[in-house]
RNA sequence: AGUAGGAUAGAUGAUCGCGGCUGGAAUUAUACCAGGUGAGGAAAGUCCGGGCUUCAUAGGGCAGGAUGCCGGAUAACGUCCGGUGGAGGUGACUCCCAGGAAAGUGCAACAGAAAACAUACCGCCAGUUAUUAUGACUGGUAAGGGCGAAAAGGCGAGGUAAGAGCUCACCGCUUGUCUGGUAACAGACAGGGCAUUGUAAACCCCAUCCGAAGCAAGACCAGAUCUGAGGCUAUAUGGCUGCCCGUCAUGCCUUGAGGUAGGUCGCUUGAACUCUGUGGCAACACAUGAGUCUAGAUAGAUGAUCAUCCACGACAUAACCCGGCUUACAGUCCUACUCUA
Numbered sequence: 001a002g003u004a005g006g007a008u009a010g011a012u013g014a015u016c017g018c019g020g021c022u023g024g025a026a027u028u029a030u031a032c033c034a035g036g037u038g039a040g041g042a043a044a045g046u047c048c049g050g051g052c053u054u055c056a057u058a059g060g061g062c063a064g065g066a067u068g069c070c071g072g073a074u075a076a077c078g079u080c081c082g083g084u085g086g087a088g089g090u091g092a093c094u095c096c097c098a099g100g101a102a103a104g105u106g107c108a109a110c111a112g113a114a115a116a117c118a119u120a121c122c123g124c125c126a127g128u129u130a131u132u133a134u135g136a137c138u139g140g141u142a143a144g145g146g147c148g149a150a151a152a153g154g155c156g157a158g159g160u161a162a163g164a165g166c167u168c169a170c171c172g173c174u175u176g177u178c179u180g181g182u183a184a185c186a187g188a189c190a191g192g193g194c195a196u197u198g199u200a201a202a203c204c205c206c207a208u209c210c211g212a213a214g215c216a217a218g219a220c221c222a223g224a225u226c227u228g229a230g231g232c233u234a235u236a237u238g239g240c241u242g243c244c245c246g247u248c249a250u251g252c253c254u255u256g257a258g259g260u261a262g263g264u265c266g267c268u269u270g271a272a273c274u275c276u277g278u279g280g281c282a283a284c285a286c287a288u289g290a291g292u293c294u295a296g297a298u299a300g301a302u303g304a305u306c307a308u309c310c311a312c313g314a315c316a317u318a319a320c321c322c323g324g325c326u327u328a329c330a331g332u333c334c335u336a337c338u339c340u341a
Stems, first nucleotide, its partner, number of pairs: 001338008010309007018038002021035004040315001044326002047324005052214004059245004064210005069083005084098001085096004099205002104203002106199003121145002123141007153171002156168003173192008218265004227256006236250005272292004276287004
């Protein structure tokens, strides 16, 4: 100067004031006293995965969607851990749109002769012909140049009329065998045609997975439940359901006007957290080991004042819960590693 990981997110004391719980006392009911407790690492985003509730008495298929190297962890995941391959960095490390282009279709603007059953613009070589010189025609060529993101493998040597994997060595591609590894894959050897651009976060193919809706889910109590018009009606309609099969039920749909809409539960003891031990590179798992209980509000509680210290305080306040990812973030501290002097 960096890289990776972790901790903290102002502290102490006093006074007054808030929500909920437990206990006491008191009471028509409030009010009162005491003791605990009371906003985050992201509570944000609503991006994934679940728990839970209902549809529901239980299904099958299609459509649709997601993931995409290998092996593991997990309740599960698109997450995490380890590894392989590729890219970046001097390095510690970081990132990945990581299955298939020989199943098919599509696209590659412009430029360029030509963008895939692809090509000869300039050029090079040979022959013929004309001419002061310049040129024209025929045949061969794809090494050189140009255009482009990309043009029938790369570099070197030989060879050739000039060239070309035409030939050879190396690299690359590909086939087979062997070795190591659970595997992705790596290495070695022996050949081969010397070769069919790129793109699948384009359509598509392959493999694996996925019911729907959501705490404003839903359950109970209380209250109200008065009427008018129209349509379909068991060969029908409605629920499961985006569609079909199937299955269940007997009613369903549109609309004018009137009435009721309050309370309780769900609601926090958990796939929970901390420490220790064992196993594992790790993510993590096990133990009936030792301990902890830490918001449940419902127009919505955490505040105010004073004093001292200090890093002078950032991003920002729960609403069913949990595991992740992403984004924002002042300052301080700790550990390991890399580079330079």
Predicted 3D model of a 341-nucleotide RNA (Bacterial RNase P class A) from uncultured Eubacterium sp. The prediction has a mean pLDDT of 77. It matches the Rfam family "Bacterial RNase P class A". It is annotated as a ribozyme. Gene Ontology terms of the family: ribonuclease P activity, tRNA processing and dimeric ribonuclease P complex.